Source information
Predicted 3D model of a 76-nucleotide RNA (transfer RNA) from a Planctomycetota bacterium. Its Rfam family is "tRNA". Rfam classes the family as a transfer RNA. Gene Ontology term of the family: triplet codon-amino acid adaptor activity. NCBI's taxonomy places the organism under Bacteria, Pseudomonadati, Planctomycetota.
RNA sequence: GCUCCUAUAGCUCAGUUGGUAGAGCAACUGACUCUUAAUCCGUAGGUCGUAGGUUCGAGUCCUACUGGGAGCACCU
Numbered sequence: 001g002c003u004c005c006u007a008u009a010g011c012u013c014a015g016u017u018g019g020u021a022g023a024g025c026a027a028c029u030g031a032c033u034c035u036u037a038a039u040c041c042g043u044a045g046g047u048c049g050u051a052g053g054u055u056c057g058a059g060u061c062c063u064a065c066u067g068g069g070a071g072c073a074c075c076u
Stems, first nucleotide, its partner, number of pairs: 001072007010025004019056001027043002030040002049065005
């Protein structure tokens, strides 16, 4: 330098043919308990890596860029 994969909640990950974002763990509240832990109910938490484009509508499609990973090539 080229190609491919990847980026979604604090963490690990889903998200179907484009129809407006979820789970588990963690956090917080309550119940239970003498207290803690465990268990159970509930709550909050996201401008979906960045910037554009297409579309009535984009996490999803297109382009560029950035971070991470893999492969190939080149050079002394």